[in-house]
RNAcentral holds the full RNA, with entries from SILVA. This is a predicted structure of a 348-nucleotide part of an RNA (small-subunit ribosomal RNA, central domain) from a metagenome.
Context: one part of a larger RNA
RNA sequence: UUGGGCGUAAAGGGCGUGUAGGCGGUUAAUAAGCCUGGUGUGAAAGACCACAGCUCAACUGUGGGAACGCGCUGGGAACUGUAUGACUAGAGUACAGGAGAGGAAGCUGGAAUUCCUGGUGUAGGGGUGAAAUCUGUAGAUAUCAGGAAGAACACCGAUGGCGAAGGCAAGCUUCUGGCCAUGUACUGACGCUGAGGCGCGAAAGCGUGGGGAGCGAACAGGAUUAGAUACCCUGGUAGUCCACGCUGUAAACGAUGUGCACUGGGUGUAGGAGGCGUUGAGCUUUCUGUACCGUAGCUAACGCGUUAAGUGCACCGCCUGGGGAGUAUGCUCGCAAGGGUGAAACUC
Numbered sequence: 001u002u003g004g005g006c007g008u009a010a011a012g013g014g015c016g017u018g019u020a021g022g023c024g025g026u027u028a029a030u031a032a033g034c035c036u037g038g039u040g041u042g043a044a045a046g047a048c049c050a051c052a053g054c055u056c057a058a059c060u061g062u063g064g065g066a067a068c069g070c071g072c073u074g075g076g077a078a079c080u081g082u083a084u085g086a087c088u089a090g091a092g093u094a095c096a097g098g099a100g101a102g103g104a105a106g107c108u109g110g111a112a113u114u115c116c117u118g119g120u121g122u123a124g125g126g127g128u129g130a131a132a133u134c135u136g137u138a139g140a141u142a143u144c145a146g147g148a149a150g151a152a153c154a155c156c157g158a159u160g161g162c163g164a165a166g167g168c169a170a171g172c173u174u175c176u177g178g179c180c181a182u183g184u185a186c187u188g189a190c191g192c193u194g195a196g197g198c199g200c201g202a203a204a205g206c207g208u209g210g211g212g213a214g215c216g217a218a219c220a221g222g223a224u225u226a227g228a229u230a231c232c233c234u235g236g237u238a239g240u241c242c243a244c245g246c247u248g249u250a251a252a253c254g255a256u257g258u259g260c261a262c263u264g265g266g267u268g269u270a271g272g273a274g275g276c277g278u279u280g281a282g283c284u285u286u287c288u289g290u291a292c293c294g295u296a297g298c299u300a301a302c303g304c305g306u307u308a309a310g311u312g313c314a315c316c317g318c319c320u321g322g323g324g325a326g327u328a329u330g331c332u333c334g335c336a337a338g339g340g341u342g343a344a345a346c347u348c
Base pairs, nucleotide, nucleotide: 004319005318006317007302008301012316014200015199016198017197021193022192023191025087026086027085028084029082030081032080033079034076035075036074037073038072039071040070041069042068048064049063050062051061052060053059090190091187092186093185094184095183096182097180098179102176103175104174105173106172107171108170109153113149114148115147116146117145118144119143120142124135125134161168162167205246206245207244208243209242210241214240215239219235220234221233222232257315258314259313260312261311262310265293266292267291268290269289270288271287272286273285274284275283276282297304298303321348322347323346330341331340332339333338
């Protein structure tokens, strides 16, 4: 609960696509909603107002107004709706250009690491706060040559770029999505949002089959310590990698939903386009991103400030004291782990 909110106090769905629904540009038409007349009706009594009659009042009578509702019938056309036609400022398409770690597949490369083989060579190496476990005379460490394997890509590298988000970084090729600017032509409102639905979705985890260098939960040992199920050290399985399938969650964060419009500036930076310039350094205008500082305004403050948390509109999601509790229960999804939905008693 006809209210107020959601950056940090409770609260923006992890992200997209899109169904129903809600909302929707300019112009002509119509007149259902809407506005405005006329008329009929809305019985009387009662109620309201005025006056009158009982000595007053209650009570009663007379007159008036109101009830603005419904029906019929005229008129109006700003707004909403409706049907048809037209338009180009929203949206989109084509052509001529551009930037990019956007996605998928394939091929290739060098440095490093570990292991193997061989050469040189001799007593240590490794590790720590200090040690020890460990490794080495069966020749290690070091060094040189050759080979194998897997994973990750130093410098460039940025306050940089791309992507809806998650995320994306060696090089090349192929396939492929989106974006930006300028100009011309075209379509002609085709738009915005979006309950359900569908798809995507880090890491860890699960299934099947591969792979396994380094790292490394679990585990073992050595230390430390009063203890040490840890921090440190030596090892080390799952995993980390690949293919296919599942899981569907994160501080999935800008802790800030999406779209549109409006509202002083300044400084960088990325990608375009135009103008000026001794076509040189450069200056300048403009569009799209990205970052900082700040005006008005907003804010509890911090801060935000044309990338708004300012001023408005449209639509969706969500919140309503702390704990109990993201628990129980039911339903549903999942192989499982668990996920989604989601209380109450009680208590402060």

Its mean pLDDT, the model's own confidence on a scale to 100, is 88.